[in-house]
RNA sequence: GCCGGAGUGGUGGAAUUGGUAGACACGACGGAUUCAAAAUCCGUUGCCUUCGGGCGUGACGGUUCAAGUCCGUCCUCCGGUA
Numbered sequence: 001g002c003c004g005g006a007g008u009g010g011u012g013g014a015a016u017u018g019g020u021a022g023a024c025a026c027g028a029c030g031g032a033u034u035c036a037a038a039a040u041c042c043g044u045u046g047c048c049u050u051c052g053g054g055c056g057u058g059a060c061g062g063u064u065c066a067a068g069u070c071c072g073u074c075c076u077c078c079g080g081u082a
Base pairs, nucleotide, nucleotide: 001081002080003079004078005077006076007075010026011025012024019065027045028044029043030042031041032040046055047054048053058074059073060072061071062070
């Protein structure tokens, strides 16, 4: 250089033949329990907001009523190849 794969909250990882983004787990925070703690259980956990809603899937465009998903270019990582 060429070919292929991957990129989603703080972390891992779902959402797959386009149709509610973040299921589930870990972590964090608050509470229950305890003399105190561990373990266990319950709740909360992206950002903005005039609380009506708006934005958010590596970046920027495109297609579409609708894009994490399809198309193009680029960035990063992994593998293959000469």
Description:
This is a predicted structure of an 82-nucleotide RNA (transfer RNA) from Thalassomonas sp. RHCl1. Its Rfam family is "tRNA". The coordinates come from a structure-prediction model, not an experiment, and the mean pLDDT is 81. The source organism's lineage runs through Bacteria, Pseudomonadota, Gammaproteobacteria, Alteromonadales and Thalassomonas.